The RNA shown here (Pistol ribozyme) has 68 nucleotides. Of the family's consensus pairs, 95% are formed in the model.

[in-house]
RNA sequence: ACUCGACCAAGCGAGUAUAAAAAGUCUUUAGGCUUGGUGCGUUGCUCCCCCUGUGGGGGCAGGUAGUA
Repeated sequence: ACUCGACCAAGCGAGUAUAAAAAGUCUUUAGGCUUGGUGCGUUGCUCCCCCUGUGGGGGCAGGUAGUA
């Protein structure tokens, strides 16, 4: 300097051309490392499609928790 931990900013952390991870205080949660925002993923209800359903789409609601 760049890349990565959903996206943006900041933080925490890792790697060096790769995009993962046993790291990211500790445990917990379906809820992704954290905070703010987004509401991508995840969750509940409902409708529709394809139906072999273990699949797909729409609407509404909601948006881990405690702790150091």